[in-house]
RNA sequence: CAAUGUAAAAGCCACCCUUGCCGCAAGGUAAGUCCGGAAAGCCAACGGGUCUCUUUAUCGAGAUAGCCGGGUUGCCAUC
Numbered sequence: 001c002a003a004u005g006u007a008a009a010a011g012c013c014a015c016c017c018u019u020g021c022c023g024c025a026a027g028g029u030a031a032g033u034c035c036g037g038a039a040a041g042c043c044a045a046c047g048g049g050u051c052u053c054u055u056u057a058u059c060g061a062g063a064u065a066g067c068c069g070g071g072u073u074g075c076c077a078u079c
Stems, first nucleotide, its partner, number of pairs: 003078003012037002017032006035066001041072003046069003049064005
């Protein structure tokens, strides 16, 4: 450095739900909670999917990284 992995060790994150705040909404955020995760770290100007707003429809604007693939950074161990 690459590959593989979570058996060991040290740790990390935090589903659903509840409450407050933000938002037309999807949803975000803080605290509690802890279903789960080997990247459940980051990227939505990488591709696809799904969702919201607007509209007769299109166009457009947003959301989702814990939907999938991909990119990129990282702990430990094995080889």

Notes: c-di-GMP-I riboswitch aptamer from Nitrosomonas sp., 79 nucleotides, folded computationally. The source organism's lineage runs through Bacteria, Betaproteobacteria, Nitrosomonadales, Nitrosomonadaceae and Nitrosomonas. It was read from a public genome assembly, where an Rfam model found it. The coordinates come from a structure-prediction model, not an experiment, and the mean pLDDT is 85.